Notes
A computed fold for a 1501-nucleotide RNA from a freshwater metagenome, annotated as small-subunit ribosomal RNA. The coordinates come from a structure-prediction model, not an experiment, and the mean pLDDT is 84.
RNA sequence: AGAAUUUGAUCCUGGUUCAGGAUGAACGCUGGCGGCGUGCCUAAUACAUGCAAGUCGAAUGGGUAGCAAUAUCCAUGGCGGACGGGUGAGUAACACGUGGGCAAUCUGCCUCGAGAUGGGGGAUAACUCAGGGAAACUUGAGCUAAUACCGCAUGAUGUUCGUUACGGCAUCGUAACGAAAUAAAAGCCGGGUUUCCGGCGUCUUGAGAUGAGCCUGCGGCGCAUUAGCUAGUUGGUGAGGUAACGGCCCACCAAGGCGACGAUGCGUAGCCGACCUGAGAGGGUGACCGGCCACACUGGGACUGAGACACGGCCCAGACUCCUACGGGAGGCAGCAGUAGGGAAUUUUCGGCAAUGGGGGGAACCCUGACCGAGCAACGCCGCGUGAAGGAUGAAGGUCUUCGGAUUGUAAACUUCUUUUAUAUGGGAAGAACCGACGGAAUAGGAAAUGAUUUCGUUUUGACUGUACCAUGUGAAUAAGACACGGCAAACUCUGUGCCAGCAGCCGCGGUAAUACAGAGGUGUCAAGCGUUAUCCGGAUUUAUUGGGCGUAAAGGAUGAGUAGGUGGUUCUGAAAGUCUGUAAUGAAAUACUGUUGCUUAACGGCAGUCUGUUACAGAAACUACAGGACUAGAGACAAGGAGAGGUAAGCGGAAUUCCAUGUGUAGCGGUAAAAUGCGUAGAUAUAUGGAGGAACACCAGUGGCGAAGGCGGCUUACUGGCCUUGAUCUGACACUGAAUCAUGAAAGCGUGGGGAGCAAAUAGGAUUAGAUACCCUAGUAGUCCACGCCGUAAACGUUGAGUACUAAGUGUUGGCGCAAGCCAGUGCUGAAAUUAACAUAUUAAGUACUCCGCCUGAGUAGUACGAUCGCAAGAUUGAAACUUAAAGGAAUUGACGGGACCCCGCACAAGCGGUGGAGCAUGUGGUUUAAUUCGACGCAACGCGAAGAACCUUACCAGGUCUUGACAUCCGACGCAAGGCACUAGAGAUAGUGAGAUAGUUAUGGUCGAGACAGGUGGUGCAUGGUUGUCGUCAGCUCGUGUCGUGAGAUGUUUGGUUAAGUCCAGCAACGAGCGCAACCCCUGUCCUUAGUUACCAUCAUUUAGUUGGGGACUCUAAGGAGACUGCCGAUGUAAAUCGGAGGAAGGUGGGGAUGACGUCAAAUCAUCAUGCCCUUUAUGACCUGGGCCACACACGUGCUACAAUGGGCGAUACAAAGAGAUGCAACUGCGCGAGCACAAGCCAACCUCAAAAAAUCGUUCUCAGUUCAGAUUGGAGUCUGCAACUCGACUCCAUGAAGAUGGAAUCGCUAGUAAUCGCGAAUCAGCUACGUCGCGGUGAAUACGUUCUCGGGGUUUGUACACACCGCCCGUCAAGCCAUAAGAGUUGGUAAUACCCGAAGUCACGUUGGUAACCCUUCACCGGGAGCCGCGUGCCGAAGGUAGGACUGAUGAUUGGGGCUAAGUCGUAACAAGGUAUCCCUACGGGAACGUGGGGAUG
Repeated sequence: AGAAUUUGAUCCUGGUUCAGGAUGAACGCUGGCGGCGUGCCUAAUACAUGCAAGUCGAAUGGGUAGCAAUAUCCAUGGCGGACGGGUGAGUAACACGUGGGCAAUCUGCCUCGAGAUGGGGGAUAACUCAGGGAAACUUGAGCUAAUACCGCAUGAUGUUCGUUACGGCAUCGUAACGAAAUAAAAGCCGGGUUUCCGGCGUCUUGAGAUGAGCCUGCGGCGCAUUAGCUAGUUGGUGAGGUAACGGCCCACCAAGGCGACGAUGCGUAGCCGACCUGAGAGGGUGACCGGCCACACUGGGACUGAGACACGGCCCAGACUCCUACGGGAGGCAGCAGUAGGGAAUUUUCGGCAAUGGGGGGAACCCUGACCGAGCAACGCCGCGUGAAGGAUGAAGGUCUUCGGAUUGUAAACUUCUUUUAUAUGGGAAGAACCGACGGAAUAGGAAAUGAUUUCGUUUUGACUGUACCAUGUGAAUAAGACACGGCAAACUCUGUGCCAGCAGCCGCGGUAAUACAGAGGUGUCAAGCGUUAUCCGGAUUUAUUGGGCGUAAAGGAUGAGUAGGUGGUUCUGAAAGUCUGUAAUGAAAUACUGUUGCUUAACGGCAGUCUGUUACAGAAACUACAGGACUAGAGACAAGGAGAGGUAAGCGGAAUUCCAUGUGUAGCGGUAAAAUGCGUAGAUAUAUGGAGGAACACCAGUGGCGAAGGCGGCUUACUGGCCUUGAUCUGACACUGAAUCAUGAAAGCGUGGGGAGCAAAUAGGAUUAGAUACCCUAGUAGUCCACGCCGUAAACGUUGAGUACUAAGUGUUGGCGCAAGCCAGUGCUGAAAUUAACAUAUUAAGUACUCCGCCUGAGUAGUACGAUCGCAAGAUUGAAACUUAAAGGAAUUGACGGGACCCCGCACAAGCGGUGGAGCAUGUGGUUUAAUUCGACGCAACGCGAAGAACCUUACCAGGUCUUGACAUCCGACGCAAGGCACUAGAGAUAGUGAGAUAGUUAUGGUCGAGACAGGUGGUGCAUGGUUGUCGUCAGCUCGUGUCGUGAGAUGUUUGGUUAAGUCCAGCAACGAGCGCAACCCCUGUCCUUAGUUACCAUCAUUUAGUUGGGGACUCUAAGGAGACUGCCGAUGUAAAUCGGAGGAAGGUGGGGAUGACGUCAAAUCAUCAUGCCCUUUAUGACCUGGGCCACACACGUGCUACAAUGGGCGAUACAAAGAGAUGCAACUGCGCGAGCACAAGCCAACCUCAAAAAAUCGUUCUCAGUUCAGAUUGGAGUCUGCAACUCGACUCCAUGAAGAUGGAAUCGCUAGUAAUCGCGAAUCAGCUACGUCGCGGUGAAUACGUUCUCGGGGUUUGUACACACCGCCCGUCAAGCCAUAAGAGUUGGUAAUACCCGAAGUCACGUUGGUAACCCUUCACCGGGAGCCGCGUGCCGAAGGUAGGACUGAUGAUUGGGGCUAAGUCGUAACAAGGUAUCCCUACGGGAACGUGGGGAUG
């Protein structure tokens, strides 16, 4: 410090997730030791048992031990139980933190100072006696003491009042003086032997210290879907109360007080030092330790006291638990242990007061679950160990393997060494200082002593603990796991599994080769731990002060006026709030940081220093604010001009539509892509004249004008708002923005009343359609118009808030000024810098800055629900969550696609010729059938295709019969000398058996038998593959290097203008070059030449029936090699490439054919040509045999043949090819047969012989338009040939038979010249053949192309896109099913805080009292009596709990209902994305199964 994830790829926006650190943690697996820490986060739930606060005999009385002494106990009394310890329920508060104040206060014990401590009195507990009660406890009588209690005396410095002085901060404070009233006390111990001394106490008072109380500035949570709250409320006067101020309380008076700077309400929460994280700013937390607060079963209350409204005190009420003799009582672990419960989860009913601290005491001492220690727990941090060195044969074993090896791995074994730790034995600290006792010394004072203070010596105190530590012995001995290994993110292979089981933090893995599941081997990282889960911060600049944004990604309010608020021009003076500087106080300790130091180190600890804040005082005066003055550049006023659909009201006008009346006139009109509904012979439409009525204002008209926006358009008049220019007369900052608020606000819609021509939601009808609740048509109502009142929303958009200043230019236009150059104010375009993710913006900013307002923070849910406000309603404004999800989105790129556009090409259309589709037959396919009808191929690009040839074979299929190391290959062993052939027997055959005969060779080959490794498979997967092939397409394309442009994907080049068959070439150009394709090179063919002439040829010379033979080498031809054509030449056009025309030429612009197929696409075809991974099979899915099937047949389709006839059929005669094939062959001649053919047989291994006759054609003749002398299917009969064999199932011949068919619907195919059409010939396969197929060959030999509008296909450019599996794409809504959360819901049931009323405990206060009563007072004095006080009782105010009532808020639940979300393959349609097939979207209204449709207005996205 970043990374993964949206896309085909890119940049951006934006969320999600990960790597880090942390924890009072928990869970899983594992676990050696020690040190230091930590340990109920949940039920402030309930608690058994024990302990946690006592102490003092030197305050007092008594009991017991016989008395005394002493000890112990009870009671009175004193001090302490307000500390220490626990918890965090409550509390949003002066509770806490921080800084101040108290001139408005108190303070036991402690310290210092001053002064006292006199003299009396009456009770009472314990105890004794007598009672009550189950108990707790309690009543009466009697005795007694005090440092218990109560008067009296004394007294000021306290209190009150007055005067004076000084001071301050308003009330006032301090000091001095005076006056008046009032209030004190207690003793005990020790010494000596006393008028005394010492100590501890007691009282009054001043001061300090400590602690507490009160007031106050500032600071720190959420919700505004909580906006108003408040009656003791705010203030005053007086009285009361308190330690003290104060509505703290009360009476009266006034009507205030708080609040958008967030009152009130609700929810949540102890606060802080600090802790975690972070670079920091911040964010989160508030365990342990420390400070403060609050609480002590729940609620209330006071008492005592210096201090409490009191955790281990009291009273009352309530809930709960326990005891009970039912009358009544007792209790409070949120102290330490511990128990139950809850929970994912948190310890011992331990030791000791040795240390530190606390209470009491004069002290010893006692008490102390505070504390110190130990125990349990890897809960955390820190440290140590589980051995070290050597050791290659790279052992065995495991794993993998390309079978060679690699790896585990110096790892082990083995050798040498060490002993931390554990274990055993022995030794053994520190923590201890004291107090006290004993012995001595010193100091102050004193007559002396006790005593006080200081000090020396001796003695004495340890829970932990025989612990830390040390030494010794033995011996590698006692000690390693967890997680991960697809990317992020270090670490890889095998096996199993087969979208199953499972994994997963995100992306995602798993459907037979999974580095992602499970196991194993190996590896990586941490390590006594390792992982997971939860939570917090970080990364996240993802709430942005540091440090973000708002044209299109989320985000500018519909527009303005304007309040609060925020901000504000130039200059001078003052003061000093902000600001800056200095000094001081505070900022507790601990923590943190720095330094140093102690435990062997570290964690841990000791010491020292630092520490952003707040406050006070002093100073400075630049800036901001403030106060006062001045200015004119901002702003406004004034004057003179100017433009304008700015607004409101009234009046007027013409054109057009419709309607009415009348005339003319006759059969249609209207409407559409085409129609129909509709109107019309009752006279329409058309035309003419007249009239009525409503609405809107052609041309001008313009990225022209005006207005804040919405918006505004005939003309005239009236009223009226704003703006611009010029002048520089006035005011003198009067300004900008603007929450709340107010006003305006298209269309639709609503209310009331008018109006209603046209248009037109709804509605009706007609069409279209599968349907058509639509698009189209005919009608048509609200509405549209007017007046008044509502509504308050729009894509209310420049998707761009307002204002000010600055920052290149060019150009158009509107208004004004100026003689002009030009300037000002608007409104547009192009464009620089700059900005931007890009697109783009660019003086009209989206640039550079400032001020103010509004808004945003992933997508969906949802602008929905609930609540509130507004509205007549429709609805508007405000506006969530649960849940779901890893994306949603912007801009641009490359493709693909479009029922987008443009250019170009092609037998693509058109123009022609001939076909197919109808018939019969052939053939292939589908379907059906079958025991089987083997398999494959399925749009073009399957279907006369694989198959260039299924009777057996082929053959893969079926039935039956057979074999099992096999029909075929390799290896081992054995046997025999053969195997094979021949003959016979059985059998359908395979096969089995028998016989005869023959013999080369023998380590072999071959054969048979046996055992197993294995053979075999036309079994599966072409979606595991190789190879091969088809197709787009012989279309002109597909790319690369370097450079340049762009953030980038990419672009450029390859685009543009011409040209071409062509990315062919030329020109231009940020491109320059290159490659694969095109073309050419190759073959055939067309002309000529050279060479060579046999089997070919024959002009000249002979010869013959005949190139037959001599001969010839001219010609044809053959087959080798050359030439030739290149836009080379001429003309025109053009920059050029090139095109057009011409000449010459056999051939002219690629001369004509063929071969040749770029990058790639279709998971195209083929596992049945072959090869091959994996799977399956192995007495069968292998192998052999016979027979059957592949040839079936209601039917459908494709491809062909033959025809339908006279351009023809029959008969006769005559002529002219090319290319092939031939020895298991082609076969002449001759003979026979009507013929297929047969017999015989010459020749030929082929320019020699044969197949072989070419046919159309030509000549002649006949037929004469008919189902025919057309056509030939079908059938009967007779034959030929091949072949073991023609029944299923061959071809051919002859005779006879003589079907359909008379040119073929919709539709559709081929072809542009030696082509179509037509005519025959040959070959492959092959015994034969289904060939009418296929592949070749030649003969005869046309027509047409204006052209590119349309159809199909292709190429290029451009455009749109929500597609990228790429339109066979994407995608919307209803309905149906399941699950989930949520809203409503008759209600039901809880909780919380208030209000009103009732009741009213304890208790304080007040009042009363015919009760009781000892201290003091009065009276009388022997008593009695009275008063004050206290107790009791009564009354009153307040008052907790409780009750009643109606509301508020909030939770749970509820038949049912609503929408929402999610869920590979349900239903209906096709709304959106392309012009998405009716452009889409926004607001609104109506309608409709649904997406949606239509009307009105608006936007361009």